[in-house]
RNA sequence: CUCUUAUUAAGAGCGGUGGAGGGAAUGGCCCAAUGAAGCCCGGCAACCUAUAAACUAAAUGUUUACAAGGUGCUAAAUCCAGCAAACGUCAAAAGUUUGGAAGAUAAGAG
Repeated sequence: CUCUUAUUAAGAGCGGUGGAGGGAAUGGCCCAAUGAAGCCCGGCAACCUAUAAACUAAAUGUUUACAAGGUGCUAAAUCCAGCAAACGUCAAAAGUUUGGAAGAUAAGAG
């Protein structure tokens, strides 16, 4: 980098440092000197491993618990939209719903 599977409306600081940017890209709309990114600490969650319990004839299976290890996350639904369908309208538009695309994260494969 590519592919597969799962998840993506919950949750998490009034800390330190740092100094101007950030929210993937495009279009919007936002956040930011009442202090952005990054780093440290704290926290959240429970994808993988470990551990414990239950189920099972048994298990490398299933479920539950835990949070020690590996990641991840810690403004706004993945901040919203973009493509398709249905509803909507005389026809459109707005709007609503569903699906998809793209992105993100985990685990596995190449």

A computed fold for a 110-nucleotide RNA from Gracilibacillus dipsosauri, annotated as SAM riboswitch aptamer (S box leader).
NCBI's taxonomy places the organism under Bacteria, Bacillota, Bacilli, Bacillaceae, Gracilibacillus.
RNAcentral holds the sequence, with entries from Rfam.
Its mean pLDDT, the model's own confidence on a scale to 100, is 86.